[in-house]
RNA sequence: GGGGGUGUAGCUCAGCCCGGUAGAGCACCUCGUUCGCAACGAGGGGGUCGUCGGUUCAAAUCCGGUCAUCUCCACCA
Numbered sequence: 001g002g003g004g005g006u007g008u009a010g011c012u013c014a015g016c017c018c019g020g021u022a023g024a025g026c027a028c029c030u031c032g033u034u035c036g037c038a039a040c041g042a043g044g045g046g047g048u049c050g051u052c053g054g055u056u057c058a059a060a061u062c063c064g065g066u067c068a069u070c071u072c073c074a075c076c077a
Stems, first nucleotide, its partner, number of pairs: 001073007010026004020057001028044005050066005
């Protein structure tokens, strides 16, 4: 330098192909049960979907640029 993968809640990830209400588990907060804790049950909070732009009535999803990271190939003075 070229190709490919990944980036979504605090963490691990799904959703993307084929555009249509942003989700799960764990964690966190409150309440119940308990002498107390754990466990269990009920409820709740938390997201500019890496970033910038484009297409569209509508973008996490399609298109282009770009950043980070992993990997393969090339180069190697």
The RNA shown here (transfer RNA) has 77 nucleotides and comes from an Actinomycetota bacterium. Its Rfam family is "tRNA". By type it is a transfer RNA. Rfam describes the family as follows. Transfer RNA (tRNA) molecules are approximately 80 nucleotides in length. Its mean pLDDT, the model's own confidence on a scale to 100, is 83.